[in-house]
RNA sequence: UGUUGAAAAGCUAAACCUGUUGUGAAGCAGGGACAGAAAGUCAUGGGUCUUGAAAAAGAUUGCCAGAUUGCCAAUG
Repeated sequence: UGUUGAAAAGCUAAACCUGUUGUGAAGCAGGGACAGAAAGUCAUGGGUCUUGAAAAAGAUUGCCAGAUUGCCAAUG
């Protein structure tokens, strides 16, 4: 430094339950564990969803792509 993700260590934590914030999508905390090799970070493009008569304003990175950083292991 390239490729890959079988195993192991460690990490994250869906559904659901409780509390709390928000009109809402959802966020946060605790429990929980379906999964994940970037399920780390960034709303940049698309998608989906919410509020709104519309204009518009938002939510989601565990929907996909893109950007960027990085652990372990195998192999070159």